A computed fold for a 72-nucleotide RNA from Candidatus Jorgensenbacteria bacterium GW2011_GWB1_50_10, annotated as transfer RNA. It was read from a public genome assembly. Taxonomically the source falls in Candidatus Joergenseniibacteriota (Bacteria, Bacteria candidate phyla). Rfam family: tRNA. The family's RNA type in Rfam is transfer RNA.
[in-house]
RNA sequence: GGGCGCAUAGCUCAGUGGUAGAGUGCUUCCUCGACACGGAAGAGGCCGGAGGUUCAAUCCCUCCUGCGCCCA
Repeated sequence: GGGCGCAUAGCUCAGUGGUAGAGUGCUUCCUCGACACGGAAGAGGCCGGAGGUUCAAUCCCUCCUGCGCCCA
C1' cells in the first nucleotide's frame, strides 16, 4: 500500500428497514440465625463518528476513527 471482518447495557453477545433484547453483573425486596444459592421487581444503551437513500435506518450506501485477520 491492497483486501476482508468487527464496533449494540459494566462485560459477553443476539437482533438485519417500523424509535432494541438475552445471559452475567448492579440496586431493592422476599427467603435464611447470617452468608451463599433460590424467588420477585427495578435501574442501566438516542446501537463508534459524520453524511446519503427512504415516509421511516442499529440494519442499506459512502467516508472517517479504533481493533483484528490475510496478501504484498
The coordinates come from a structure-prediction model, not an experiment, and the mean pLDDT is 82.